[in-house]
RNA sequence: ACCUCUUUGGCGCAAUGGAUAGCGCACCCGCCUUCUAAGCGGGAGGCUGUGGGUUCGAUCCCCACAAGAGGUA
Numbered sequence: 001a002c003c004u005c006u007u008u009g010g011c012g013c014a015a016u017g018g019a020u021a022g023c024g025c026a027c028c029c030g031c032c033u034u035c036u037a038a039g040c041g042g043g044a045g046g047c048u049g050u051g052g053g054u055u056c057g058a059u060c061c062c063c064a065c066a067a068g069a070g071g072u073a
Stems, first nucleotide, its partner, number of pairs: 001072007010025004018056001027043005049065005
């Protein structure tokens, strides 16, 4: 320099054009327990790396850039 892959709450992952983006862990509150843990119920937390484009509609498709991983020379 070029090629490929990845980027979604604190962390790990889903959702592949149709919809105020879900799940687990962690966190907070409550129940239970003598207490803690476990268990049960509830809650908060993300506009999907950034900026454009296509579309009636984009996490999803296209372009550029950024960060990370791998490969070729």
This is a predicted structure of a 73-nucleotide RNA (transfer RNA) from an Actinomycetota bacterium.
Lineage of the source: Bacteria > Bacillati > Actinomycetota.
Its mean pLDDT, the model's own confidence on a scale to 100, is 81.
Its Rfam family is "tRNA". By type it is a transfer RNA.